The RNA shown here (c-di-GMP-I-GGC riboswitch aptamer) has 75 nucleotides and comes from a Desulfobacterales bacterium. The sequence was found by an Rfam model in a public genome assembly.

């Protein structure tokens, strides 16, 4: 620096259940694994969702961008 076929070390944890918080989308913690090679971080662009609507907010496990990192292999 490129790639993620296979393997291996470790990592994360959907749905669902319980508790708490929030008007809500959802969030956090515990249990639980559908999956993930950035399912690490970031609302910058687009999307979706909440809110009667607006203001505002949610989503990084919707996509793109930016920054950073593990393992393996090649150069």
């Nucleotide at each position: 620096u490129a790639u993620g076929u296979a393997a291996a070390a470790g990592c994360c944890a959907a749905a669902c259940c319980u508790a708490u918080c929030g008007c809500a989308a959802g969030a956090u913690a515990g249990g639980g694994a559908c999956g993930g090679a950035a399912a690490g971080u970031u609302a910058c662009g687009g999307g979706u969702c909440u809110u009667c609507a607006a203001a505002a907010g949610a989503u990084g496990g919707c996509c793109g961008g930016a920054c950073u990192g593990c393992c393996a292999u090649g150069c």